Context: one part of a larger RNA
RNA sequence: AGUACGAGGUGGAUGCCUAGGUGCAUUGGGCCGAAGAAGGACGCGGAGACCGGCGAAACGUUUGGGGGGAGCUGCAUACAAGCGAUGAUCCCCAAGAUUCCGAAUGGGGCAACCCAUCCAGAGUGAUGUCUGGAUACUCCUUGAUGAACACAUAGUCAAGGUAGAGGGCAGUGGGCGAACUGAAACAUCUCAGUAGCCCGACGAAGAGAAAUCAACCGAGAGUCCCGUAGUAGUGGCGAGCGAACCGGGAUCAGCCCAAACCGUUGUGUCCGCAAGGACAGGGCGGGGUUGUAGGACCAGCAACAAGAACUUAGAACGAAACGCGAACGUGUUGGAACGCACGACCACAGACGGUGAGAGUCCGGUAGCGAUACGCGUCUAGGAACGGGCUGGAAUCCUGAGUACCACGAGACACGAGAAAUCUUGUGGGAAGCAGGGGGGACCACCCUCCAAGGCUAACUACCCAAUGCGACCGAUAGUGAACCAGUACCGUGAGGGAAAGGUGAAAAGCACCCCGAAAGGGGGAUGAAACAGACCCUGAAACCUCGUACUU
Numbered sequence: 001a002g003u004a005c006g007a008g009g010u011g012g013a014u015g016c017c018u019a020g021g022u023g024c025a026u027u028g029g030g031c032c033g034a035a036g037a038a039g040g041a042c043g044c045g046g047a048g049a050c051c052g053g054c055g056a057a058a059c060g061u062u063u064g065g066g067g068g069g070a071g072c073u074g075c076a077u078a079c080a081a082g083c084g085a086u087g088a089u090c091c092c093c094a095a096g097a098u099u100c101c102g103a104a105u106g107g108g109g110c111a112a113c114c115c116a117u118c119c120a121g122a123g124u125g126a127u128g129u130c131u132g133g134a135u136a137c138u139c140c141u142u143g144a145u146g147a148a149c150a151c152a153u154a155g156u157c158a159a160g161g162u163a164g165a166g167g168g169c170a171g172u173g174g175g176c177g178a179a180c181u182g183a184a185a186c187a188u189c190u191c192a193g194u195a196g197c198c199c200g201a202c203g204a205a206g207a208g209a210a211a212u213c214a215a216c217c218g219a220g221a222g223u224c225c226c227g228u229a230g231u232a233g234u235g236g237c238g239a240g241c242g243a244a245c246c247g248g249g250a251u252c253a254g255c256c257c258a259a260a261c262c263g264u265u266g267u268g269u270c271c272g273c274a275a276g277g278a279c280a281g282g283g284c285g286g287g288g289u290u291g292u293a294g295g296a297c298c299a300g301c302a303a304c305a306a307g308a309a310c311u312u313a314g315a316a317c318g319a320a321a322c323g324c325g326a327a328c329g330u331g332u333u334g335g336a337a338c339g340c341a342c343g344a345c346c347a348c349a350g351a352c353g354g355u356g357a358g359a360g361u362c363c364g365g366u367a368g369c370g371a372u373a374c375g376c377g378u379c380u381a382g383g384a385a386c387g388g389g390c391u392g393g394a395a396u397c398c399u400g401a402g403u404a405c406c407a408c409g410a411g412a413c414a415c416g417a418g419a420a421a422u423c424u425u426g427u428g429g430g431a432a433g434c435a436g437g438g439g440g441g442a443c444c445a446c447c448c449u450c451c452a453a454g455g456c457u458a459a460c461u462a463c464c465c466a467a468u469g470c471g472a473c474c475g476a477u478a479g480u481g482a483a484c485c486a487g488u489a490c491c492g493u494g495a496g497g498g499a500a501a502g503g504u505g506a507a508a509a510g511c512a513c514c515c516c517g518a519a520a521g522g523g524g525g526a527u528g529a530a531a532c533a534g535a536c537c538c539u540g541a542a543a544c545c546u547c548g549u550a551c552u553u
Base pairs, nucleotide, nucleotide: 001552002551003550004549005548006547007546008545009544015538016503017502020474021473022471023470024469025468026467027466028465029464030463031167032166039101040100041099042055043054044053046079051074052059061095063094064093065092066091067090071083072082073081106115107114108113116135117134118133119132120131121130122129137164138163139161140160141159142158143157144156145155171202172200173199174198175197176196182189186236212219213218223250224249225248226247227246233241234240254456255455256454257400261286262285263284264283265282267280268279269278270277271276291434293399294398295397296396297393298392299391300390301389307386310383311382312381313380314379315378320372322370323369324368328343329342330341331340332339344361345360346350352364353363354362405429406428407427408426409425410424411423412422415441436451437450438449439448440447490497491496510537513524514523515522516521
C1' cells in the first nucleotide's frame, strides 16, 4: 500500500410525514377614489428589533346591537404589573376616530419634508407661537364686473356642484401596430390584427329587436356552446387560411325618439309713424314609431286594462357570529390502546380531524334541528313614472341627405381584384322620397323578402377573488419563485434578475448534581420506551476519511 471482516467519522440520498402548493366542481362576491384611493413612510406595547394589528381616541374605543361563558394581556416562553361571573379576553354587525406622503389639490420640493395667505379662536404688555377652517386646475350652473368699439362680446372675479382627475391581476370595446418564424431560400402570403404602446368603460364589456336569412317552403333580436366541417371556398391554387345556411342546446324581452299635426312660449331680420304684418328659426307639452306599410288628418265605436327593468311595506324562505346534538366497558401486550380477546350500545350521525399505535359510542365534530339586527332573491299589497284598443275613409301631409349610390384609392368580410356581391370610407360627383327605397354573390328581368342613413335594452358569455368540498394531483432538487419573516437575502446606475433554507420527543420531562478542561467539548449521573432521539437533534444510502484484526506484497 492492497484485500477481507468488524467498528466508526463525514455526508444528507432514501423511506415516512405535512404546515404549503395545484386542478376541478359548487356557492357567494366584483370596482375603489377630492367624504382623499391603491400603495407607502413614521409612529402606537411595562420592558418592543422584526412580523402581524392599530393610528396622537394608536396591541386599540366616551358608543349601540348581538353571540359566548372562564379564563385573559398577538406571534412569544419567561419576568413585571394587572384585568375578568358588575361576564373579561374572544367572535359577528354597526358607529366613531384614522398622523404624514401619495391624483395630492395653498406655494415649493431631492415622496413621507420646507414655507405661506385669509378668517375664527387660544396665548402675550406687544410680536413671535399654537389650534381649527378655507385657499390647485378644468368643466358646469349662477351672479358681479367689464376692453379694443357706442350697445355688446371677449376677458376678469366670486359663489355653488357627492362633476372630472388617480388606481385596478385578468376579462372587455376601440386607435396605432411589428419582427423572429413558416413557406425547408424569398418578395405576394404566413406568423397576426398576435406581441407591444395608447384611449375608454364595466362588474361584466360588447352585440341586439331585420333596409336579416331563406328559396317559391318558410324562419323571426342579439349572445354563448355542440354539430354542420377541416366541408364550400380561398391560396406564389405553395405554405397555409377557412366560413355560412341549416339542425340541436343554454338563456329568453322587448322598447323609446326624429318628422307630419295640435298647443304654448321666447328670439332674430325686414316693412311700418303707430297699430300691426311678413319671413326665418329655437325651447317646452301633446301626438306618433311601421313594411300583409304605418302615422298625421276626417268620421265613428269602446275605454282607464294587461305588462313591467323603479320604489315602499309585509310575509314566508334562504341566511352572520353561534347554539342543541345519540351511543362502551372489562381483560391482555405495551412507555402509552385507538391493537387483540370477550361482552354491549347508537345510527336521519360508520364524513373528517385529534387524542402517547387502526376510536361510530374519549374530544372537536358529523346527520338533523334552531338563531335578533341587517341584507339578497321570490311572493303578496300599495305607489310613482311609463304604457291604450277597434272600424271605416281616402284628397293632402310625414316616415332619419351631402345620406343611398357612382368613380378613383384603401380597409373589413374565410374570400390575396378575382366574375366579386356585401360592409366601412379618404378624394370627387351625387338621388328617389311611398306610383318610394334596399337585398337575394358581377349584371338584367320576373319573383320573393325587408324598410338604411336616430337611440336604449336584463339573462344566457368572459375573467378575477373568497369560502367549501373533492382529486388513479405534488410531497421539500417535487408542488407556486416562495411549506421557513420571499418577491426576502443578494446582483444590477436602472429597467430588471432573483435564491438557498421543513422534521428532538407522546410530553421539554431540553440533562439537577459530581469530575476533566480557560472555554468549546467530554466522562459519570438523571429524564425518557429510546439520548447512536441532546437541539449540527426521525430514518441516516453512496462518494470520501479513519481505527482494529487477519492475510498478501
A computed fold for a 553-nucleotide part of an RNA from a soil metagenome, annotated as large-subunit ribosomal RNA, domain I. The RNAcentral record of the full RNA draws on MGnify.